About this RNA:
This is a predicted structure of a 382-nucleotide RNA (Bacterial RNase P class A) from a Microbacteriaceae bacterium. NCBI's taxonomy places the organism under Bacteria, Bacillati, Actinomycetota, Actinomycetes, Microbacteriaceae. Its mean pLDDT, the model's own confidence on a scale to 100, is 75. It matches the Rfam family "Bacterial RNase P class A". The family's RNA type in Rfam is ribozyme. Rfam describes the family as follows. Ribonuclease P (RNase P) is a ubiquitous endoribonuclease, found in archaea, bacteria and eukarya as well as chloroplasts and mitochondria. Its family is annotated with ribonuclease P activity, dimeric ribonuclease P complex and tRNA processing in the Gene Ontology.

RNA sequence: UGGGUCGGCAAGACGGUCGCGUUACUCCUUCGGGGGUACCGAGGAACGUCCGGGCUCCACAGAGCAGGACGGUGGGUAACACCCACCCGGGGUAACCCGCGAGAAAGUGCAACAGAAAGCAGACCGCCACGGCUGCGUCGAUUUAUCGGCGAAGUCCGGGGUAAGGGUGAAACGGUGGUGUAAGAGACCACCAGCGGCCCGCGUGAGCGGGUCGGCUAGGUAAACCUCGUCCGGAGCAAGGUCAUACAGGGAGCGUUACGGGUUGCUCGCCCAGUUCCCGGGUAGACCGCUAGAGGUGUGCGGCAACGUACAUCGUAGAUAGAUGGCCGUCGAUGGUACGCGAGUACCGGAACAGAACCCGGCGUAUUAGCCGGCCCAUUCG
Numbered sequence: 001u002g003g004g005u006c007g008g009c010a011a012g013a014c015g016g017u018c019g020c021g022u023u024a025c026u027c028c029u030u031c032g033g034g035g036g037u038a039c040c041g042a043g044g045a046a047c048g049u050c051c052g053g054g055c056u057c058c059a060c061a062g063a064g065c066a067g068g069a070c071g072g073u074g075g076g077u078a079a080c081a082c083c084c085a086c087c088c089g090g091g092g093u094a095a096c097c098c099g100c101g102a103g104a105a106a107g108u109g110c111a112a113c114a115g116a117a118a119g120c121a122g123a124c125c126g127c128c129a130c131g132g133c134u135g136c137g138u139c140g141a142u143u144u145a146u147c148g149g150c151g152a153a154g155u156c157c158g159g160g161g162u163a164a165g166g167g168u169g170a171a172a173c174g175g176u177g178g179u180g181u182a183a184g185a186g187a188c189c190a191c192c193a194g195c196g197g198c199c200c201g202c203g204u205g206a207g208c209g210g211g212u213c214g215g216c217u218a219g220g221u222a223a224a225c226c227u228c229g230u231c232c233g234g235a236g237c238a239a240g241g242u243c244a245u246a247c248a249g250g251g252a253g254c255g256u257u258a259c260g261g262g263u264u265g266c267u268c269g270c271c272c273a274g275u276u277c278c279c280g281g282g283u284a285g286a287c288c289g290c291u292a293g294a295g296g297u298g299u300g301c302g303g304c305a306a307c308g309u310a311c312a313u314c315g316u317a318g319a320u321a322g323a324u325g326g327c328c329g330u331c332g333a334u335g336g337u338a339c340g341c342g343a344g345u346a347c348c349g350g351a352a353c354a355g356a357a358c359c360c361g362g363c364g365u366a367u368u369a370g371c372c373g374g375c376c377c378a379u380u381c382g
Base pairs, nucleotide, nucleotide: 001378002377003376004375005374006373007372008371009370010368012331013330014329015328016327017326018325020041021040023038024037025036026035027034028033043353047364048363050362051361052360053359054358055236056235057234058233062268063267064266065265067232068231069230070229071228072086073085074084075083076082087101088099089098090097091096102227103226107225108224109221110220124166125165126162127161128160130158131157132156133154134153136151137150138149139148140147141146174192175191176190177189178188179187193217194216195214196213197212198211199210200209201208202207240288241287242286243285249279250278251277252276253275254274260272261271262270295314296313297312298311299310300309301308302307335348336347337346338345339344
């Protein structure tokens, strides 16, 4: 200097003016309300509503089934499918990134085509021996033309052995070398690889390393069904309460023992005297919940880290048809253009995604006028 990879900051500042909202103080009032001053007033994601909680209510919150979620180990946290560290596997020269990371010897399924055969499979070509057939050589016998024995040969026929060689395929039921065999084969042997048992060392652990025994050789896929292990009540601020105002109840069925109702679905248990349907009437107001929290900031200590802890300090929206805005002026890093030997001067530009509604911890997604840093690789210079 170039490329790569990982992380971080920020989301304009100040002043004036006009206009909004809460709160506090204060003035006026026809008691309905109106005015003045002061402090404060959208986010890193407020978006998605995907997880986890706090909180509220539901039956005495219980048990089982179904259903759902998670799946390497250890730690953090209120908790989590989140975060940190590590292990294993894969990708990458590396920094680093990825992982629905338990089980395929419990069972069931799936894998086109090719191929003999794709899970206890399989014989297309080939190799071997046997029998038959054909002719050849040789020996013997003999009825002179036949029979028998032996040997070798074969584009032939039959059944048998084989899975080492060849072929197909992404993948063929371990590899290399030998012994052995009619020909072969872990059939046997040596060395390797895998798998399994036992032992030793390191580690909290997942695991890592080593030794020894065993001829055991046991493909892929579970983000297919399934098996194993762990966890899980439900509904949700339109939850749920308080006050005020107004009204008008009537009919039918079932029921009081638990057959009806309640508790996500089902069963049991438990609780209750109500409950289901039809016709008709009134109300939609005010207040609470609602912002002091698993809170923010700073410093020290502990920890590789996530994070924890001690002390100090701050008070930073709470709306309810839903506020937080408009205008003017000045400044504004970095950058760009022009001039200049240089210092520098002048001009330009200065944003995007977006909008609180009970609160919090995460994850996912959108976005950059702009900027900062760590590490890796390559090249060059000293």